[in-house]
RNA sequence: CCAACACGCUAGGGGUGCCCACACAGUGGGCUGAGAGAGACCCUUUGAACCUGACCCGGAUAACACCGGCGGAGGGAAGCGCAACACUCCCAUG
Numbered sequence: 001c002c003a004a005c006a007c008g009c010u011a012g013g014g015g016u017g018c019c020c021a022c023a024c025a026g027u028g029g030g031c032u033g034a035g036a037g038a039g040a041c042c043c044u045u046u047g048a049a050c051c052u053g054a055c056c057c058g059g060a061u062a063a064c065a066c067c068g069g070c071g072g073a074g075g076g077a078a079g080c081g082c083a084a085c086a087c088u089c090c091c092a093u094g
Stems, first nucleotide, its partner, number of pairs: 007081004011044004016038001017031006050075003056069004089094001
């Protein structure tokens, strides 16, 4: 120096289930998970984040997309990298 990955900035997308108790618009505890309403986490076309099929099929479990299949099936949200955003100096291609 280049490339990839990662990371950052801005913008956007997404999920929030199962079980138990209680004084039940809720609170607390247990399970899986990155996340089970956090301003957190995950994902953004190089897209398995997430949705649909699906009150699906097989297995396991106290129970549940809990695991596997369905399935690289269909749908699904983007740009930047001496940039962007914030702050400071105040006009200096700093």